[in-house]
Predicted 3D model of a 73-nucleotide RNA (transfer RNA) from a Candidatus Bathyarchaeia archaeon. It matches the Rfam family "tRNA". The family's RNA type in Rfam is transfer RNA. Rfam links the family to the GO term triplet codon-amino acid adaptor activity. RNAcentral holds the sequence, with entries from ENA and MGnify. The prediction has a mean pLDDT of 82.

RNA sequence: GGCCGCUUAGCUCAGUUGGUAGAGCGUCCCGUUUACAUCGGGGAGGUCGGGGGUUCAAGCCCCUCAGCGGCCA
Repeated sequence: GGCCGCUUAGCUCAGUUGGUAGAGCGUCCCGUUUACAUCGGGGAGGUCGGGGGUUCAAGCCCCUCAGCGGCCA
């Protein structure tokens, strides 16, 4: 330098046709226990990496930039 993949909650990741953003773990509260763990119930937490475009509507499509990983040279 060229090509490919990834970027969504604190962490690991889903999101299949463009139509209200989700799970597990973690965290907080309540119950259960003498207590802790386990288990049950409930809550908080995201401008979907930045910017721009298309569209009535974008996590999803298009352009661009950045970061990370890989392959080739």